Small-subunit ribosomal RNA, 5' domain from an uncultured bacterium, 473 nucleotides, folded computationally. Its Rfam family is "Bacterial small subunit ribosomal RNA". Gene Ontology terms of the family: structural constituent of ribosome and ribosome. The coordinates come from a structure-prediction model, not an experiment, and the mean pLDDT is 88. The full RNA is in RNAcentral, with records from ENA, Greengenes and SILVA.
Context: one part of a larger RNA
RNA sequence: GAAUGAACGCUGGCGGCAGGCCUAACACAUGCAAGUCGAGCGAGGUAGCAAUACCUAGCGGCGGACGGGUGAGUAACGCGUGGGAACGUACCCUUUGCUUCGGAAUAGCCCCUGGAAACGGGGAGUAAUACCGGAUGAGCCCUACGGGGGAAAGAUUUAUCGGCAAAGGAUCAGCCCGCGUUGGAUUAGGUAGUUGGUGGGGUAAUGGCCUACCAAGCCGACGAUCCAUAGCUGGUUUGAGAGGAUGAUCAGCCACACUGGGACUGAGACACGGCCCAGACUCCUACGGGAGGCAGCAGUGGGGAAUCUUAGACAAUGGGCGCAAGCCUGAUCUAGCCAUGCCGCGUGAUCGAUGAAGGCCUUAGGGUUGUAAAGAUCUUUCGUGGGGGAAGAUAAUGACGGUACCCCAAGAAGAAGCCCCGGCUAACUCCGUGCCAGCAGCCGCGGUAAUACGGAGGGGGCUGGCGUUAUUC
Numbered sequence: 001g002a003a004u005g006a007a008c009g010c011u012g013g014c015g016g017c018a019g020g021c022c023u024a025a026c027a028c029a030u031g032c033a034a035g036u037c038g039a040g041c042g043a044g045g046u047a048g049c050a051a052u053a054c055c056u057a058g059c060g061g062c063g064g065a066c067g068g069g070u071g072a073g074u075a076a077c078g079c080g081u082g083g084g085a086a087c088g089u090a091c092c093c094u095u096u097g098c099u100u101c102g103g104a105a106u107a108g109c110c111c112c113u114g115g116a117a118a119c120g121g122g123g124a125g126u127a128a129u130a131c132c133g134g135a136u137g138a139g140c141c142c143u144a145c146g147g148g149g150g151a152a153a154g155a156u157u158u159a160u161c162g163g164c165a166a167a168g169g170a171u172c173a174g175c176c177c178g179c180g181u182u183g184g185a186u187u188a189g190g191u192a193g194u195u196g197g198u199g200g201g202g203u204a205a206u207g208g209c210c211u212a213c214c215a216a217g218c219c220g221a222c223g224a225u226c227c228a229u230a231g232c233u234g235g236u237u238u239g240a241g242a243g244g245a246u247g248a249u250c251a252g253c254c255a256c257a258c259u260g261g262g263a264c265u266g267a268g269a270c271a272c273g274g275c276c277c278a279g280a281c282u283c284c285u286a287c288g289g290g291a292g293g294c295a296g297c298a299g300u301g302g303g304g305a306a307u308c309u310u311a312g313a314c315a316a317u318g319g320g321c322g323c324a325a326g327c328c329u330g331a332u333c334u335a336g337c338c339a340u341g342c343c344g345c346g347u348g349a350u351c352g353a354u355g356a357a358g359g360c361c362u363u364a365g366g367g368u369u370g371u372a373a374a375g376a377u378c379u380u381u382c383g384u385g386g387g388g389g390a391a392g393a394u395a396a397u398g399a400c401g402g403u404a405c406c407c408c409a410a411g412a413a414g415a416a417g418c419c420c421c422g423g424c425u426a427a428c429u430c431c432g433u434g435c436c437a438g439c440a441g442c443c444g445c446g447g448u449a450a451u452a453c454g455g456a457g458g459g460g461g462c463u464g465g466c467g468u469u470a471u472u473c
Stems, first nucleotide, its partner, number of pairs: 001473004006469005013345006019338002021303001026301003030298003035062003040059002043056005069256003078181007088172001092169008100134004110123005140149003154161002182228003189219003194216008231253004235246004258279005281292004309335001311334003317331001318329004348378004358369004382414001384409005392400001417462005422443003428457005438445002
């Protein structure tokens, strides 16, 4: 000098754009953050005389594996980059073929009943795009090539939306490998499923992934193992570069969801707002037993030098469901708070000397503050008051918002501070103090003439900021 997710002190007019718990992955009151489909199903209810319209607890389907948060763990095929073969893929696209016949249940509802509650138990009976069986099966799978296995679902209406099988595509995942990826040797040996093989199991799939047997290997000074630290990258920052430091916001990947473990469902999870078990903590209880998980958005307590509103809207973009109308969406878009940063604008302009008064200095003549003020003429950015008023939307639909912007009016009117002045380093005098009080980044100032302390006048620098502290180069 540059930089910062900054903080602190003094000060503070406006706008645009961005940013805003770096600490306790500490604990959380309250509200909201994932639903939707009646064009799958029976049933119940509301309105109506009825036709019919509407609503919904339950069964069923799709979605809750995305989106959003955090960085605890992880030194690892985790990430980055470049390759690979033994794989899966709901919804979407293309192509071909099929969509047939039956059956048995069960929730809701009704009856009885347990419990404080959470939640149940028994009985009767019912529907389906829920479940099961038969048929067919081009293609598909297995095969000892004889054969064997294996599918579907209808709905509403006259046009569609579906269902099943197979092949291909697209997309998104899983797996393997080369290279790169912090410090410590005051860590030198580490390893028994360990290293390899065979048979088997398991997986969508390769593989000690698992298992039985066999062999005795495998890694290591080119640093194994151990310890410490750490999410990685695109990037960011500094620097002429090489390099150093860093990994907030935004984007990609990974990991995690009170702590530890486990599987279920599913195309996909070992699942943040699903389930089970154990633990700690909090809450309810009729003491028998139950409920919970903000590292979602706001918000609270705590910690801290320190970090915001318990806001509006689905109008746009995008997502889920639905034929659609539409519903949901703290994603998102907006608004609120904060000089936290960057950028822009203003706090007036021109003229104005007898260089007024006052202040300060003085060699008492004067010098300086200083065209500065007063005064005169003018302008009105921003702000204030009034009027008009968008784009963003494509036929309709605008939270933002009566916002941006435009016009008119009044009036210089409402708007300047902070640090420094011994040298480095731009800027000097007087008074006070007297090694005191104090200053200080380094050198160093202060013990009676202090340009270095405190005040004043003057000056220098930056400016809606200026200094200090911390950190990086």